[in-house]
Context: one part of a larger RNA
Formats: sequence, C1' cells, structure tokens
RNA sequence: CUGGGCGUAAAGGGCGCGUAGGCGGCUUGGUAAGUCGGGGGUGAAAGUCAGCGGCUCAACCGCUGGACUGCCUUCGAGACUGCCUGGCUUGAGCAUGGUAGAGGCUGGCGGAAUUCCCGGUGUAGCGGUGGAAUGCGUAGAGGUCGGGAAGAACAUCGGUGGCGAAGGCGGCCAGCUGGGCCAUUGCUGACGCUGAUGCGCGACAGCGUGGGGAGCAAACAGGAUUAGAUACCCUGGUAGUCCACGCCGUAAACGAUGGGUACUAGGCGUCGGGGGGAGCGACCCCUUCGGUGCCGUCGUUAACACAGUAAGUACCCCGCCUGGGGAGUACGGCCGCAAGGCUGAAACUC
Repeated sequence: CUGGGCGUAAAGGGCGCGUAGGCGGCUUGGUAAGUCGGGGGUGAAAGUCAGCGGCUCAACCGCUGGACUGCCUUCGAGACUGCCUGGCUUGAGCAUGGUAGAGGCUGGCGGAAUUCCCGGUGUAGCGGUGGAAUGCGUAGAGGUCGGGAAGAACAUCGGUGGCGAAGGCGGCCAGCUGGGCCAUUGCUGACGCUGAUGCGCGACAGCGUGGGGAGCAAACAGGAUUAGAUACCCUGGUAGUCCACGCCGUAAACGAUGGGUACUAGGCGUCGGGGGGAGCGACCCCUUCGGUGCCGUCGUUAACACAGUAAGUACCCCGCCUGGGGAGUACGGCCGCAAGGCUGAAACUC
C1' cells in the first nucleotide's frame, strides 16, 4: 500500500458556511497528457528463478534461458478520462404568482396563578408528614372580601402536529428578517456534489461587569428518620434560575445512524400545496409534489431489527475505528479571566 469496518460490539465530526483538493449531466469537432497496440534503445555483472552440466553428493562452481514488473524513444489507435472549442436542458440557480409554520431579532400589550404590602371581616389555630417536629399565629395567623406592588412562566387549543442546519423554538399584537413548499415552465446554460485547514453557530451548568429577584432552589441551617444519615421526607434558605453586554464551547449535542445522487413490492395514518371527479361542498373519491409516522415484501443483519425518511442495491466526497486497563491521563503546544477545553502518548499490566 491492498484488504475489513463505524444503529446497539472499537468507530459518524454537535451543526453549518466554505478555501485547497477529490469527484462530476447530454452532445459536436479538435488535441493526444492519461490509456491501448507495434517497433527500437536501455534495464552491467554477480545474485534470484527454471533447465542442463563440473567437483563421488551437497555446499560451491560453470553454461543456457527466463526475469529484472521500469525508463527513454518512434510509429499508430482515438472508445473512455483530461485539455481546447461549439451546442443542449433533464442537474443547479433565477424570475413570476401563491402558501403553511412555537424559524430568528426588537418593541408593546394581556389574563390566570404565586408571593409580599395595605384595608375590611373574623377567631384559634395554620402548616407539614408514614406519623411527627422544626416553622408560622392572640403584637390576630390560616380562611374570606376589596385594593396595590413585583418577578417569572404562558393552562386549555396542543397533536403520533408544525418550524429550524444543529443547539433549539409555544400567550396576543406590530415592525424588521432567514429558510421551505407548490404552481407556471418564462430566463441562465453544468454555474454541480463533497469539503482537509479556516470561519461562524452552538442546551444546561459555570465565569466577568451592571441590573433584577415573585416562585423554585445547589451550598448552608434547623426538624425528623436511622446503629449512623454529611441522604431520601419536612421547615427555612444563598448563589443561581431572569435581563443587557462579554466569555466558556461541553453533552446520552441521540435517529447513539455524516452529506449528496440514482434505483428497488405494497398497505394504513397525518401535515402543507396543486390538478381532476362528485349537479354545490370544509366531508368523500382519483391523482400529483413536498414533509412526518406506523406496518410490511425482496434484500440486508451476529441477533435485535432496518426496510422509498434503508441499516437494501450502487457511485462520489469528508470524518472516524484497530483488544481491556493505564487514560481522554502525562508531557508539549494552542485556546480560556478561571473552571477547564482541543490535540493526545508511553512505561507497566491482564
């Protein structure tokens, strides 16, 4: 190097944009770099391999042949790849008209609930548990009614539903803004796919500065339980949870399944759009495109299972794996305010 793999055995990068590179639709003509064929030169000898021979055999030695898979050159071929050139429209993109949506950002608004404050009423309990106690309450709690304040989250609708590349996104309204899908086939004419390095995005927790703080709640305190109880249960409660700006860059970042394209029985739902039928129609029937689920044939699979949303059949590109522990550690480097992150061994041992 070739050969094997990556849903659960080791192995898909958390996700995207994109540089180099790799790969690339139908067709005309040219070229001849790759490719293929013929000739020539070279590929020293020894060695190696095959055959034969010489020392009584062998080692050793000799002869002949093969090989030295290569390089150079010349003549030719022109299918395929490349390059140059012209064309095409199905890939890709654009235009026009529609359309669904918790996609993103900003501002405003709303009601329920909770807690606190004020007032009315009212009196002895409340709370909590397996049972209790700590705790709260005659300085009037809890209950109930009225008023006020604050912060956070948006019940029902709500879905096996939708949107987003992923993380993720859910009250209502407005503004700004990204992407998708469908229809018409008008325009461009391969403009494509992937993507090392790089750049950006990236839940929670955590960090910095300033604000905010209702509820919840690491730490902490107390009460219980218990042999003990640094827990589970209870009463409290601070960071934090929220906002702005800046960091961090991790995850069971999961479909534990990289992206793209093509092909390969059916059946049943559901979401978005188009066409047709049903004398109308949201219902119903047929059909088509795009999502999202379930079942299942062929095939695949160690099995489980997957099965047009493939883990089937193929091709292109990237990432990754190579026994367990040591260890995602040490050292070095880079990044970070720190916490730490990324890269990532060995001795030794089984």
This is a predicted structure of a 350-nucleotide part of an RNA (small-subunit ribosomal RNA, central domain) from an uncultured bacterium. Model confidence (mean pLDDT): 89 of 100. Its Rfam family is "Bacterial small subunit ribosomal RNA". Gene Ontology terms of the family: structural constituent of ribosome and ribosome.